Notes:
This is a predicted structure of a 74-nucleotide RNA (transfer RNA) from an uncultured Clostridia bacterium.
[in-house]
RNA sequence: GGAGACAUGGCUCAGCUGGUUAGCGCGCUGCGUUCACAUCGCAGAGGUCGUGGGUUCAAGUCCCUCUGUCUCCA
Numbered sequence: 001g002g003a004g005a006c007a008u009g010g011c012u013c014a015g016c017u018g019g020u021u022a023g024c025g026c027g028c029u030g031c032g033u034u035c036a037c038a039u040c041g042c043a044g045a046g047g048u049c050g051u052g053g054g055u056u057c058a059a060g061u062c063c064c065u066c067u068g069u070c071u072c073c074a
Base pairs, nucleotide, nucleotide: 001073002072003071004070005069006068007067010026011025013023019057028044029043030042031041032040050066052064053063054062
């Protein structure tokens, strides 16, 4: 220099063929249970889906730019 994959709560990740509320598990906070801790149960907080634009009635999802990480080729 060229090609490709990925980026979604604090963490690991789902999210189908674009469709009307963005989720699971772990973690965190509170309550219950216990003498207490752990376990378990219940409830809750936490996200503008990496950036900026475009398409569309509608974008986490499609297209483009940029940034970052990884892989391959030279």

Its Rfam family is "tRNA". Its family is annotated with triplet codon-amino acid adaptor activity in the Gene Ontology. The family's RNA type in Rfam is transfer RNA. Rfam describes the family as follows. Transfer RNA (tRNA) molecules are approximately 80 nucleotides in length. It was read from a public genome assembly.